RNA sequence: AGAGUUUGAUCCUGGCUCAGGAUGAACGCUAGCGGCAGGCCUAAUACAUGCAAGUCGAGGGGUAAGGCUCACUUCGGUGAGUACACGACCGGCGCACGGGUGCGUAACGCGUAUGCAACCUACCUUUAACAGAGAGAUAGCCCCGAGAAAUCGGGAUUAAUAUCACAUAACAUUAUGAUAUGACAAUCAUAUUAUAAUUAAAGCUCCGGCGGUUAAAGAUGGGCAUGCGUGACAUUAGUUUGUUGGUGAGGUAACGGCUCACCAAGACUACGAUGUCUAGGGGUUCUGAGAGGAUGAUCCCCCACACUGGUACUGAGACACGGACCAGACUCCUACGGGAGGCAGCAGUAAGGAAUAUUGCGCAAUGGAGGCAACUCUGACGCAGCCAUGCCGCGUGAAGGAAGAAGGCCUUAUGGGUCGUAAACUUCUUUUAUUUAGGAAUAAACUCUCGCUCGUGAGCGAGACUGAAGGUACUAAACGAAUAAGCACCGGCUAACUCCGUGCCAGCAGCCGCGGUAAUACGGAGGGUGCAAGCGUUAUCCGGAUUUAUUGGGUUUAAAGGGUGCGCAGGCGGACCAAUAAGUCAGUGGUGAAAUCCCGGGGCUCAACCCCGGAACUGCCAUUGAUACUGCUGGUCUUGAAUACGGUUGAAGUAGGCGGAAUGUAGCAUGUAGCGGUGAAAUGCAUAGAGAUGCUACAGAACACCGAUCGCGAAGGCAGCUUACUAAGCCGAUAUUGACGCUCAGGCACGAAAGCGUGGGGAGCGAACAGGAUUAGAUACCCUGGUAGUCCACGCCGUAAACUAUGUAUACUAGAUGUGGGGGGAUUUAGUCCCCUCCGUGUCCAAGCUAACGCGAUAAGUAUACCGCCUGGGGACUACGGCCGCAAGGCUAAAACUCAAAGGAAUUGACGGGGACCCGCACUAGCGGUGGAGCAUGUGGCUUAAUUCGAGGCAACGCGAAGAACCUUACCUGGAUUUGACAUAUUUCUGACCGCCCUAGAGAUAGGGUUUCUCUUCGGAGCAGAAUUACAGGUGCUGCAUGGCUGUCGUCAGCUCGUGUCGUGAGAUGUUCGGUUAAGUCCGGCAACGAGCGCAACCCAUGUCGUUAGUUGCAAACAGUUCGGCUGUGCACUCUAGCGAGACUGCCCGUGUCAAGCGGGAGGAAGGCGUGGACGACGUCAAGUCAGUAUGGCCCUUAUGUCCAGGGCUGCACACGUGCUACAAUGGUCGGAACAAUGGGACGCAAUACCGCGAGGUGGAGCAAAUCCUCAACACCGGCCCCAGUUCGGAUUGGAGUCUGCAACUCGACUCCAUGAAGUUGGAAUCGCUAGUAAAGGCGUAUCAGCUAUGGCGCCUUGAAUACGUUCCCGGGUCUUGUACACACCGCCCGUCACAUCACGGAAGCUGACUGCACCCGAAGUCAUUGACCCAACUCUUUACUGAGAGGGAGAUGCCUAAGGUGUGAUGAGUAACUGGGAUGAAGUCGUAACAAGGUA
Repeated sequence: AGAGUUUGAUCCUGGCUCAGGAUGAACGCUAGCGGCAGGCCUAAUACAUGCAAGUCGAGGGGUAAGGCUCACUUCGGUGAGUACACGACCGGCGCACGGGUGCGUAACGCGUAUGCAACCUACCUUUAACAGAGAGAUAGCCCCGAGAAAUCGGGAUUAAUAUCACAUAACAUUAUGAUAUGACAAUCAUAUUAUAAUUAAAGCUCCGGCGGUUAAAGAUGGGCAUGCGUGACAUUAGUUUGUUGGUGAGGUAACGGCUCACCAAGACUACGAUGUCUAGGGGUUCUGAGAGGAUGAUCCCCCACACUGGUACUGAGACACGGACCAGACUCCUACGGGAGGCAGCAGUAAGGAAUAUUGCGCAAUGGAGGCAACUCUGACGCAGCCAUGCCGCGUGAAGGAAGAAGGCCUUAUGGGUCGUAAACUUCUUUUAUUUAGGAAUAAACUCUCGCUCGUGAGCGAGACUGAAGGUACUAAACGAAUAAGCACCGGCUAACUCCGUGCCAGCAGCCGCGGUAAUACGGAGGGUGCAAGCGUUAUCCGGAUUUAUUGGGUUUAAAGGGUGCGCAGGCGGACCAAUAAGUCAGUGGUGAAAUCCCGGGGCUCAACCCCGGAACUGCCAUUGAUACUGCUGGUCUUGAAUACGGUUGAAGUAGGCGGAAUGUAGCAUGUAGCGGUGAAAUGCAUAGAGAUGCUACAGAACACCGAUCGCGAAGGCAGCUUACUAAGCCGAUAUUGACGCUCAGGCACGAAAGCGUGGGGAGCGAACAGGAUUAGAUACCCUGGUAGUCCACGCCGUAAACUAUGUAUACUAGAUGUGGGGGGAUUUAGUCCCCUCCGUGUCCAAGCUAACGCGAUAAGUAUACCGCCUGGGGACUACGGCCGCAAGGCUAAAACUCAAAGGAAUUGACGGGGACCCGCACUAGCGGUGGAGCAUGUGGCUUAAUUCGAGGCAACGCGAAGAACCUUACCUGGAUUUGACAUAUUUCUGACCGCCCUAGAGAUAGGGUUUCUCUUCGGAGCAGAAUUACAGGUGCUGCAUGGCUGUCGUCAGCUCGUGUCGUGAGAUGUUCGGUUAAGUCCGGCAACGAGCGCAACCCAUGUCGUUAGUUGCAAACAGUUCGGCUGUGCACUCUAGCGAGACUGCCCGUGUCAAGCGGGAGGAAGGCGUGGACGACGUCAAGUCAGUAUGGCCCUUAUGUCCAGGGCUGCACACGUGCUACAAUGGUCGGAACAAUGGGACGCAAUACCGCGAGGUGGAGCAAAUCCUCAACACCGGCCCCAGUUCGGAUUGGAGUCUGCAACUCGACUCCAUGAAGUUGGAAUCGCUAGUAAAGGCGUAUCAGCUAUGGCGCCUUGAAUACGUUCCCGGGUCUUGUACACACCGCCCGUCACAUCACGGAAGCUGACUGCACCCGAAGUCAUUGACCCAACUCUUUACUGAGAGGGAGAUGCCUAAGGUGUGAUGAGUAACUGGGAUGAAGUCGUAACAAGGUA
């Protein structure tokens, strides 16, 4: 520091996800040790049991228990004493600390900084003063009583450091004064001083001391007040009556509406009051570069709470966790009458939960309470136990060791690789574990004893005493590699790869995504990678995320500019001077607790951890300065702004008046059969006279031409002419005011169309509606009608793609060229021709900006000010709530849930019922076919035991198959066989094997007979058989694992590269453009220049000529002849087959860009590629083929292999393709007589001859071939047939044969005789062909024993017609355009309905929660009043145990009030019949709305 993910690819926007760190964690697997920390985050749920706050006998009366001593004793004990000790009681101090929890609290609660001149403070310290003399009670104890108990009542008697009164007393308190000083105005403060009044005490003692009272001061701790800071929601906008303030009083430690009476009517709030929800706050902690964000466990500080609610008492301090009272809920005891309780102390239990420990030891240390002290108490604390919960440290060995062992795994498998120096083995070490032995520090004090200094109070020294942890840490020895490694991951991100299994199954997954038979992604294994006593997963926080942007984002088209203006608050604001010092800057002081973080140092062996020091704590407050900028104040200015004056412009607005054309209607007239409408029609109108034409009248609406790329307005918007009123802009030159300005949340106004209300109006147009068409349907598009509406007035609505998808204002930044409104200059031969300037409105562009497209002085550039708005897509321009509206609806505006994208711009393709150009037997023009018939053949289907398999639009279907009777053959049935029909090798045995014969059998096969090996260095080898192991074998699967080969687009003209250039990039350019060509063929131009694969040419055949050669070919001349080039002879010719020539737009004319080329012509056998072939670019179709062969993987292995017989591949209702033969007279038939070429031939072709009607047979010359054999038909000449199911046609069937072959039944071909079917030219549709072509005719040949050949491949013979042309159909090429397509239009994609699941809204109601208001009732308690009843202290009085008073109490009453109750509202939850839309889901239904002109933009 980034990465993955939208696309075919690209750039951008934008979300989602990952890598990092952290945790009081939990879960899974695993686990050796130690140190240091941490450990109920949930139910502030309920709690059994034990402990957690007591202490003091040196305050007191005393003596329940125990110790000691004495006495007595029945030996059980009893009694007495005790300066041992002490239960209960009175009294003092403590219990307000320490410990726990986070319910409540959005608050002066907390943090920070101040203030108290408005306050308190027990114990402690210091200072000063004092402590005299009395009194009456009461608990306890004793007695009696009530009660189950808790507990309570009565009587008698008693003490105190308990209580009371008196004395003394001021520097205390109160009241009234005086003087001085200080201070912020005042209330006041300080100092001095005067007068008057009031108020204190306690003793104990070990004689050392410890206490008591008053006052002042300190320290400590607290109380109160204030500034600033400290959550969310505005779908919470108004709140408040002790409320805000004042006066007075009360109350408090103290100020204060804290409380009360009276008076006033205030107080808070958009800088967010009030309400609702959430939450203890801080130091800190985590993260981050920081700014920030998140957090508030452990430790420290503060607050709040103690079963829930309320209340006070005591006290220095509480409204009190282990105190009290009351109410409530719950639990327990009960004799039913009453009582008891509060673990959010430490352990522990139950419950809840994913989840959190021992009912441990000790007061030895530290700290606390009491005490003179000893000491007691202390679940604070110190320790131990449990838990890998975290951090840190250590170990599980080290060195050597290659036969690179065995084994596993992989493999190209006689081998190699890897685990791997790893192991074994040798040597060494001993941390740790185990055993044994030793063994701490933590302890210094207090206290006691002694001594010293010394002197009445301390200090010092020595000794003694005390350890829970703990026989622990630590140390030493012994022993022996001995006691100790796992977890996750290995497709990319992200380090790490193979095999097997599985087969869209099982499963994985953080995102993208894997899995449908070769999965590095699932599961296992081997190997590897990472971390390591841990490793992974889950959850949460920060980061990455500049993805809320202060640092540090955007807003034309990606999300986002408000429809427009005015404008209060707010924000911002021109030039100069002066003053001030609020902001700002600097210095200084205080504070910012400690701990934490950072730096330095130190201590535990290191580290974690701990200690010391420093820095820091970015903050707040105070103070002293500075004055540039901002602010505030005062003054001045004119350039911003405004006003005045003079011109000028316009569809600017409002109201009134007027006008013509058109349309419609009505009337009259002329006039007759249609009009109208459409792609074509029909509905409609019309003989009752339409339409058309003319005249007249009326009505409403809109204003042709001008007119424009124009003008005006803030926007919406505004158009005949004219009048009135109103507003605005611009220009010009002066003058005036003197910053008066810009922007603008809320607010106000305006605001198209449609719509609404009331009343008018209504010609045309025209939602709805009706009819006619179209259509599969047509609730549409088209047509005929037609109501609201459109128009006017008034009032609502308040929205639009209200768009320049571009907020307003100001300034600046090259140009060019139009146009509208002004002004100025100059000039006129002619025009406002030219120039300058201001304001508008357009176009093209520099720089710059932008993701690109593009913008570009009218900015989307450079800046400033202010406002609005955005933060992934969907859900959602929605729900709920609120506001507005008559309604329709508008404004504001979520969430659950769901997806990993949605989107912008541009690129390359593909596509379009987009455009332009061009080509092709593509159409057209022709010729002949197919489709109809019969047959042949292939396919589908059906059938079958099997009808083997493959091929499937073009590009499968006379295709693989250039030949299925057996074989072939892969299929079926049956019979056999298992190292095999076939290959190689190993081991052992035998010596033959093969062949021939016989028997059984359908045969394979089995049995028998016959026959009986070769070479040799004698070891053996070859060959054959039997047995064995490796293996053979498979036409079994996968052509979607492959090689190779092939088809097709297409013989179409295309497909690319290098360098350069352009673009952020994908890409573009070149290859586009203008011509031209069969052609990306060539030329020209051009940021391109070149090149490659294709085209063409080179190759073959053919057409002309020459030359070479002359047998098997040929025969012109000569000779012979059986008349046959037969022979001699010849090589001239034909021919054969080698080599050459020839054609190149070369020549001429025209045209064309002085080009390429094109048109015509000459010559020539051939002319513009002469003709035909071979040759097939990059690629497409997962095209075809595993059954030609090869081949990976999988499968079978006494079978899916192999052998054999028979059958099948030929099966037949039917459908299709390809053909043959025909339907006839351009013919059939009979006779006569001509003319080819390619080929083939020894397991062959076979002549002449003979036989047979014939197929053929007999026989055999010749020929391994230019030699021999095979060699035409249509045509031509002549005869017959005479338009018919025929002398056409030949299917079918019967009979008789021939040939091949082991064998023609299933199932061959051919021959002869007989038979003589359909068919009379073929519907829709469709195929081939442009010249030696189509059409017609025959011939040859491969395969092959034969043949299903009418097929395939070739050959020659005869030999046409037509093409104006490119509108249309099909296919293709180039350019361009649109695109939401890229599996690429056989694409994409929308909505209803049906089904399933999920979340949400509405809803009659129901339930509980919280809360407001009104009222009722009202415990405990404070306060107030009263107090007839009760009372020891003091006073007075009485003979009195009396009475009175003072002072108090019980009780009662009143105010307040918790809980409770009644009624009525608000709020937010839960639930609900039914209902609404939404989301998702595999191939459901109906249509086809959008994307191309998407077929109606």
Molecule: small-subunit ribosomal RNA
Organism: uncultured prokaryote